Molecule: Lysine riboswitch aptamer
Organism: Caloramator sp.
RNA sequence: UGCAUAAAUAGAGGUGCAGAUAAAAGGGUAGUUUAAUGUUGUUAAGGAAAGGAACUUCCGAUACAUUAGAUGAAGGGUUUAUCUGCCGAAAGAAUAUAUUGGUUCCUAAAUAUAUUCUUGGGGUCAGAGUGUAAGCUCUGUCUCUGUCAUAGUUUGCUAUGAAGCGCUAUUUAUGCA
Repeated sequence: UGCAUAAAUAGAGGUGCAGAUAAAAGGGUAGUUUAAUGUUGUUAAGGAAAGGAACUUCCGAUACAUUAGAUGAAGGGUUUAUCUGCCGAAAGAAUAUAUUGGUUCCUAAAUAUAUUCUUGGGGUCAGAGUGUAAGCUCUGUCUCUGUCAUAGUUUGCUAUGAAGCGCUAUUUAUGCA
């Protein structure tokens, strides 16, 4: 000096990720109420409280369900601006635990934590799920972009492949030449 291994520090990708605050737009859901129709039913054997079972409470058809109309939130989501934290940033799936709405059990949904797995990042289109809708999530297709490897090369780049426990730079330690 070079190579390899390990550790630490600092970085890069860009319509980059997430959060907070403010404003704006969009969106007729829950609830309340009117009318019509329908089923069950009169102290329980019926109806209601996310679904099922048991119990508890309320109700006697203005219960409830469906259709049409009137009125009409909250929350979440979208866009813009500013600020903050960052580059497995973050997102999703499964499992477990806890909480939630009358009580208990089971199931589903929502929130939080932990573990395992998947995804380099953005976008279009299609399907599925969710939602009042706009949207959001997942999968696939196409595409843009960054990193590394291999091959080619007109040294500008091109093609193929791979994955972030990656890549680049610096430092330290060990080993080899």